Annotation
Glycine riboswitch aptamer from Rhodococcus jostii RHA1, 101 nucleotides, folded computationally. Of the family's consensus pairs, 89% are formed in the model.

RNA sequence: CUCUGGAGAGCAGCGUGUCGGCUGUAACGGCACGUUCACCGACGGGGCACGAUGACCACUCCCACGAGUGUGUCUCCAAACUCUCAGGUUACGGAACAGAG
Numbered sequence: 001c002u003c004u005g006g007a008g009a010g011c012a013g014c015g016u017g018u019c020g021g022c023u024g025u026a027a028c029g030g031c032a033c034g035u036u037c038a039c040c041g042a043c044g045g046g047g048c049a050c051g052a053u054g055a056c057c058a059c060u061c062c063c064a065c066g067a068g069u070g071u072g073u074c075u076c077c078a079a080a081c082u083c084u085c086a087g088g089u090u091a092c093g094g095a096a097c098a099g100a101g
Stems, first nucleotide, its partner, number of pairs: 001101005010037001012036009038089003044085001045083003051076002054074003057070005
């Protein structure tokens, strides 16, 4: 890179535009955008544990070099956990991850 599998949550309300339909208008339906609340976590992104001496601080040992200790501070540090920023909530599509080539 290719193929296959691949969960979850509103086919939500309101408004605008457009298309369809129609003798015409309206109702109605589709789509796009905006907005309101409700929800999902498996594009992405953020957060944290154990641990590490890497740095610093304090104390102890030591002639010194250095060593050790710590409810210490900082740094590094994982996820399918967590947060929901982004993304998503009919189908399609996308999709972490898994298998094969």
The RNAcentral record of the sequence draws on Rfam and Ribocentre. Lineage of the source: Bacteria > Actinomycetota > Mycobacteriales > Rhodococcus > Rhodococcus jostii. Its mean pLDDT, the model's own confidence on a scale to 100, is 79. RNAcentral records the identical sequence in 2 taxa.